The prediction has a mean pLDDT of 84.
This is a predicted structure of a 1466-nucleotide RNA (small-subunit ribosomal RNA) from an uncultured Bacteroidota bacterium.
It matches the Rfam family "Bacterial small subunit ribosomal RNA".
The RNAcentral record of the sequence draws on ENA, Greengenes and SILVA.
RNA sequence: UAGAGUUUGAUCCUGGCUCAGGAUGAACGCUAGCGGCAGGCUUAAUACAUGCAAGUCGAACGGUAAGGUCUCUUCGGAGAUACACGAGUGGCGCACGGGUGAGUAACGCGUACACAACAUACCCUUAAGAGGGGGAUAGCCUCGGGAAACUGAGAAUAAUACCCCAUAAUAUCAUUAAAUCGCAUGGUUAAAUGAUUAAAGCUACGGUGCUUAAGGAUUGGUGUGCGUCUAAUUAGCUAGUUGGUGAGGUAACGGCUCACCAAGGCGAUGAUUAGUAGGGGGCGUGAGAGCGUGAUCCCCCACACGGGUACUGAGACACGGACCCGACUCCUACGGGAGGCAGCAGUAAGGAAUAUUGGUCAAUGGGGGCAACCCUGAACCAGCCAUGCCGCGUGCAGGAAUAAGGCCCUCUGGGUCGUAAACUGCUUUUAUCAGGGAAGAAUAGCAGAUAUUUAUAUUUGUGUGACGGUACCUGAGGAAUAAGCACCGGCUAACUCCGUGCCAGCAGCCGCGGUAAUACGGAGGGUGCAAGCGUUAUCCGGAAUCACUGGGUUUAAAGGGUGCGUAGGCGGCCAUGUAAGUCAGAAGUGAAAGCUCACAGCUUAACUGUGGAAUUGCUUUUGAAACUGUGUGGCUAGAAUUUGGACGAGGUAUGCGGAAUGUGACAUGUAGCGGUGAAAUGCAUAGAUAUGUCAUAGAACACCAAUUGCGAAGGCAGCAUACUAGACCAACAUUGACGCUGAGGCACGAAAGCGUGGGGAGCGAACAGGAUUAGAUACCCUGGUAGUCCACGCCCUAAACGAUGCUAACUCGGUGUUUGCAAAUAUGUAAGCAUCCAAGGGAAACCGUUAAGUUAGCCACCUGGGGAGUACGUUCGCAAGAAUGAAACUCAAAGGAAUUGACGGGGGUCCGCACAAGCGGUGGAGCAUGUGGUUUAAUUCGAUGAUACGCGAGGGACCUUACCUAGGCUCGAAUGGUACCGGACGGCGCUCUGAAAGGAGGUUUUCCCUCGGGACUGGUACCAAGGUGCUGCAUGGUUGUCGUCAGCUCGUGCCGUGAGGUGUUGGGUUAAGUCCCGCAACGAGCGCAACCCCUAUAUUUAGUUACCAGCACGUUAAGGUGGGGACUCUAGAUAGACUGCCUACGCAAGUAGGAGGAAGGUGGGGACGACGUCAAAUCAUCAUGGCCUUUAUGCCUAGGGCGACACACGUGCUACAAUGGUGCAUACAACGGGUUGCGAAGCUGUGAGGUGGAGCUAAUCCUGUAAAGUGCAUCUCAGUUCGGAUUGGAGUCUGCAACUCGACUCCAUGAAGGUGGAAUCGCUAGUAAUCGCGCAUCAGCCAUGGCGCGGUGAAUACGUUCCCGGACCUUGUACACACCGCCCGUCAAGCCAUGGAAGCCGGAAGUGCCUGAAGAUGGUGACCUAACGAGGAGCUAUCUAAGGUAAAGUCGGUAACUGGGGCUAA
Repeated sequence: UAGAGUUUGAUCCUGGCUCAGGAUGAACGCUAGCGGCAGGCUUAAUACAUGCAAGUCGAACGGUAAGGUCUCUUCGGAGAUACACGAGUGGCGCACGGGUGAGUAACGCGUACACAACAUACCCUUAAGAGGGGGAUAGCCUCGGGAAACUGAGAAUAAUACCCCAUAAUAUCAUUAAAUCGCAUGGUUAAAUGAUUAAAGCUACGGUGCUUAAGGAUUGGUGUGCGUCUAAUUAGCUAGUUGGUGAGGUAACGGCUCACCAAGGCGAUGAUUAGUAGGGGGCGUGAGAGCGUGAUCCCCCACACGGGUACUGAGACACGGACCCGACUCCUACGGGAGGCAGCAGUAAGGAAUAUUGGUCAAUGGGGGCAACCCUGAACCAGCCAUGCCGCGUGCAGGAAUAAGGCCCUCUGGGUCGUAAACUGCUUUUAUCAGGGAAGAAUAGCAGAUAUUUAUAUUUGUGUGACGGUACCUGAGGAAUAAGCACCGGCUAACUCCGUGCCAGCAGCCGCGGUAAUACGGAGGGUGCAAGCGUUAUCCGGAAUCACUGGGUUUAAAGGGUGCGUAGGCGGCCAUGUAAGUCAGAAGUGAAAGCUCACAGCUUAACUGUGGAAUUGCUUUUGAAACUGUGUGGCUAGAAUUUGGACGAGGUAUGCGGAAUGUGACAUGUAGCGGUGAAAUGCAUAGAUAUGUCAUAGAACACCAAUUGCGAAGGCAGCAUACUAGACCAACAUUGACGCUGAGGCACGAAAGCGUGGGGAGCGAACAGGAUUAGAUACCCUGGUAGUCCACGCCCUAAACGAUGCUAACUCGGUGUUUGCAAAUAUGUAAGCAUCCAAGGGAAACCGUUAAGUUAGCCACCUGGGGAGUACGUUCGCAAGAAUGAAACUCAAAGGAAUUGACGGGGGUCCGCACAAGCGGUGGAGCAUGUGGUUUAAUUCGAUGAUACGCGAGGGACCUUACCUAGGCUCGAAUGGUACCGGACGGCGCUCUGAAAGGAGGUUUUCCCUCGGGACUGGUACCAAGGUGCUGCAUGGUUGUCGUCAGCUCGUGCCGUGAGGUGUUGGGUUAAGUCCCGCAACGAGCGCAACCCCUAUAUUUAGUUACCAGCACGUUAAGGUGGGGACUCUAGAUAGACUGCCUACGCAAGUAGGAGGAAGGUGGGGACGACGUCAAAUCAUCAUGGCCUUUAUGCCUAGGGCGACACACGUGCUACAAUGGUGCAUACAACGGGUUGCGAAGCUGUGAGGUGGAGCUAAUCCUGUAAAGUGCAUCUCAGUUCGGAUUGGAGUCUGCAACUCGACUCCAUGAAGGUGGAAUCGCUAGUAAUCGCGCAUCAGCCAUGGCGCGGUGAAUACGUUCCCGGACCUUGUACACACCGCCCGUCAAGCCAUGGAAGCCGGAAGUGCCUGAAGAUGGUGACCUAACGAGGAGCUAUCUAAGGUAAAGUCGGUAACUGGGGCUAA
C1' cells in the first nucleotide's frame, strides 16, 4: 500500500484495453465580483524598424567645443576661473552583470580526490625601492582626397604614453655542494660563486598613486576514480594512431606540435558507427523502490548571423571589439561603404499559444572616481492576462393562502420547484463616496560634539521614496454592486415528461438510437464543483502489465533438438594468516534555495524569515574478524581412479543365413486371372493365373516379443566375429574439492531434399489409365518415375513431446517389473522402468521420491490478438531454404481449464403405426371446397413447414359486411347527465320528392299536480361519444405444438475457489422419476397413477308414456283394454378386479403361466396436458396500454363485391364396375330433434310438392320406409343397363327479392374416367374397411364439410439393421441466435498503411586531388622609420576556413509497374 468495467449461457484463471487520483510555463469552449502571492514564445538558434541596455576619471596630460560665474567690451566679442568639460592622449572597466540551449554522449556535468606540471588585475599583510637621461605622437593648426564611411600629407606639442643608462633581491639562469622528506618522476630547507632584469607622478602637503619580492585571500587552469540515454538488423576500430628519445610551444603537464625509432592502443564489462539530448541542485507522481522531467530560482558548461583566425589584456580567442570567407538586409553620386535584439521594450513571421516601444536609480548590487557624483532595461516597482496557488464575498433570521406560474401524475384532486418568493426585522465584509494616512531610510554628504590632533572611530542634528496619497484606519447610505459550468445507463453522486424513430446524433470503456430511449435533442427536477467549470494534450499512479522490493515458462505467451566445453556465475569439512567485500566508531565533504519539523512576520492563508533535521552518497581514518574473498597447511562425506562381477535391439566394420516377394528357364495344365462396395482399366489361347523343380536379384529380418531393454538426443531388433563406448553392483585400495552450470564456440542431429558414383526386388510422391461423383486435379483400383538401399559430401529442420532445461539436498506409503548383491525361504539392499495414493502444490485438468512439493546454483526463454516467423539487412547453404528478426496499420479482445445445455453421417439402453408385416387410400379423371397467383372499382380481413390451406365460418342472394361505387347525417345509430326552448311520445295504408335513406309538409292528440312544477319526449348548446383504424414485437384472457412424452424442481446436508454437482446416477423392473435394492444423502413439491364420466356383469329399489311371461277381453291386424312387476328397458343405490389365490423364476420389486370370473394384470373409451419451448396464433370473439381519426378511418341507405379465372397446391365426394349395376320382394338399429315447430291419416301430382290438419310442449304424437344385408330376376366385360359431369327444356319450394348468386324435381343430353409416375397418408380390434341414420347453424341452402349414432366387420406385427420423432447414460466439440450453428480461401468493389522496382530528387558525414582568404610559425628583407641590443613594409615556405572536382557508401522523399496485408453492409 483501496479498486472498478470489459472475453462466457454461466464459472475460475491468464491477459490486454479502459476508468476513478494527482500534476502542468498549458491551449480551447462557456462564464466571470474583489484582493494577496507567483508565473507568462515550450513553435522559427527565423528576420528585425525605432529607442535604450558600459562607461568613468580634470586628483595622469596637452587643452577649451558647449554651459555657469567674474572682469572688460567697439556689444561683433575678448579675458580669467581650485566652476565645469565636447573631442583627443593616458588609466581602470568593457572577460562582470543580462540572454539563449543551437551544438555537445564529452572529464561536458555530478561527486570525491590530486597538481611534487600551473596562473591570479583590483584587496590585505610584510620587506625593499623610486637616481639620471632621451626621442616621438594624437589633439590643435595648414593643405588635400571622397557622395559617404573615412582618410592622406606637412608643421608644432604634453603626460602616470614610449625608450635608454644606473641600482637591485628570498626574482630568473648556470655551476658547486650539504641536510632532510616523500607517493614514482622528485620536493623542501640552508649556503657559495657568476650573469640578467625595475620604477611615475599628482597633491589641498595630510596623502594618494608607482616598482620588485614573499605571504594571504579570491578566482581560474589541468589531471584522475566512480556515475551519466537508445540501437548488435552498428563487430571490429585506430597512422599522430599507442609508446619511447630529442626539440619546439604553453601560465602549466602532455603527440599539444615536429624529427627519428618501435608496433603498438581500444573492443562482447560493447570499441567503432548511427540516432537522440545541454548536465546538476531540483520538479511531478508514487507507500516505497522507482518512473517521467530539467519552465521560473541557484551552480556548471556551451553559444552570440554561419564558419575560421588571432590581437589587446591579469583574465577573451571576447553578445552590444578587430580581421577574413559565406549568406542575407540597407545606403550609394555605382567608385565604394554600413549591419548583426539567443540584452529590455517592441515589429513581422511561425503557431493552439505567451505581456508595456512604462517609472526610478528611493532601496539592493555592479563599474569608474578622493569625493560630490555619473552610468546601470542588473535591480526595484507599476501596466496586461482567472495562467496557477491562497483568501473573502454574492447576505442573515422570521415567514404557509404551501399563492400564481412551470413540470409530473393514478387528473373534481395530488406531488414538486418550496420558506423558495412576496412580506417583516437585522447586518454592511466587499464595491461606491468622503476624510486621515504609513513602514520600507540605513547611509553617504553637510554642520556640530566626544576620544589625543590631521586621519580614524563614536555620537547629535540635518538630509534622501520610483512605488504612492498606495497599503492601512475612520465615517456615510443602502440588500444595496456580485453565479456559473459540467453531469444525471453501468463504472459514478444524481430521473421524469416531450420530440426523434439505426434518422438526427452520443460515446472514456462496455455500448445507446429500427414508435413507449432515465444513453440522442429540449424541458422540469436532481447531483457535483464553484469565480470558476468542462474539454483536449502530456507525465506519474492504479499496472505485481519488465516484477530489486515484486512475475512467470506441462496445457494460457514462454525450456534451447541433444551433448561436450571456453569465458563468466556459484561452490564440501578443519585450522591458521590477511582485511578486498562486510560491520562499528570518528573526521571531511555532501553550496544556497527546495522538501520536512518547530517557532516567527504579513488580520488568516498562499507567501516569507530564523533555527533544527534530512541530504540514504563519496573520501579519509581507527577498530572488529563471524560470513564471502584471498594466502598457507590439513581432511574425506562431493568427484574421479583401481580390482572383480554381471547387463543390454548402445556404436562401427566384415562375413553368413532362412522365409517371403519379383524375375528367368523347364515341366504339368486350361480359360480365365486379378481387383472392388460393385466394377472397369490391366494380364491371358503368342498358353496367363495355379502347381512343381532349378537359377537369380535386391530389400527387410516372422516366431522369441513384453506394460521389456540400451542410448545424451535423433534413434537401435536375423546370426556370428573383430574393434569400441557406457551406466550398474560388490569390495573399500588410491588421488584429495580435482565440483555444478554454461553466453559465445565445437560436435551429433528422424524424415524429406541436394551433389557424385553404384544399386534397384518390393513399395511408391509426380505422372497415366479405370472407377466414384453434379464435378473429383481426392479417397478406391491397375500401372509407374524420382526416391526408398550402399559409399562419400551437403542440408540442420520436426507435435526433434514427458509439449515438463541441467545439478544437488529434503518430504508418508502400496503394487508390478528389469539387472546386480546378500540371504535356506520370507525378505533386505542398490540402480532403473511403470502404476496408485498422503502431505503439499495447481486456474483446474492434474503432479505427487522419475514432482508441476520444499530449498540452493547456473543457463535459456515470455510480456494482448492479428500484421508475422512476414519485410528489409546480415550470416550460412549448390539449391531448396535455414538462422537472426521488425514497423506502419488494425481489433477489444485472442486464450487456458472446467460447468450446464445443444448438436454429431459418436457409442450404449429403451419407446412410438417410426420402420417392417398387412388393409385401404391420396398423387391420374370429373365435380365440391379451401389456399396461392392473377384480375378487379372492390374481389374485406386474418391463418402460412410440422403446428395455415372443408381453418376463424356450427351455414356470404338482401341482412350478415368489415370491401367498392353512389346518395345522405354531424351530439351523431345506442345510453346517462346539465342548461334553455317546445311539446305529448306516438299514431295516421296522409301529400310531394327520392333508388332508398333522407328531406319538406299535413293530420290526430297526453298523464300526475300542492299549479311552482314533475313524468315522458322533440329540438338547440355542452359533458361523457364512436372506430372490425395501427401495434399479438407493449399486454390480459384463450388456443396450437413438442406431448399424455416422463420428465421438471425445491429444502436441508455433503462435495467443488466457482459455474455447478449430489439427490435424479448405478443394478433390476415398469406404460410411467412405476416400484425395489444399493448409494452422502435424507425428505418434499409439480407431473405419472388413482379419485370423475361413459361402457361391459350382477343384485336390489321403483314401474309410466316403456315392457307383456301367465290370466281375461278384443281386433283384419295391433299391449288395443283389464291387469301384472316376472322379462327387456328406464335410472338410483350397491357389489365386482386387488397380481387377491396357485405354480415357476427372483433378495425384493416384479415377470411368465394357470385357476376362478361378465371382465385379468392400466378391462375398453373419455375428461384431465408438469417446468418450459416456438417474441407460435389471436388488438376482427372479448378486455386493454400507447398512437391515429372526429362534417370522418364514425353513422344511415341503394346497388355491386366477398361466387372473378390462363394456372398451381391442399382436403374431400363420385367413379372407373360383376364381391358390381338395375328391377321387384323382404329383415334388423342407435343417438337425436320438434309449438315462429315436428306435422300423421286421407286426397292429389310421374316427381319435387300441394292440400289437409289428427296428435304432440313428447319413453305417449311426429320426424321414421334405416342402408349395406337376404330372396328372386336381369345385364355378360362393353366406355357398357358402368360413370354421372355438362348442357337444353319444363317445374316445385323458401324468401320483399333466386339475373349476377339457392336447393330440389321431371324429361332429354351422356364428358372425362378402364385403378392412376415420382412420391406420399391413415390404421393394431369391435380397430381398418364398408353401410346408412341423426343433430347444430338455418327462411332456404351451395353440407360431398363438421359433430355424433348405430349395422356388417377383417388382415398383419418375424423383429428393431435402417428412415422419422422422443427418453436416459456416456463421449467429442472452436456450437450457446445452440448444426437452419460456427467457419476457411479465391474472386468482384471501395478505403488505408506497407514491401519490391528501371529511374528521378534531396540531406548529413567522410575520402582523394586542385585552389586557397584572414591569420600563425619559419626564412629573407637591396625599401621605410630610427630613440635602439630595434622595428616594419614587401617577397617566400608550411598549415588552414571556405570553394571546386571525382568516385564510392549512407539516410530520406518520390515513381510507371508489381507483391502480399488490414478494414468494409447484406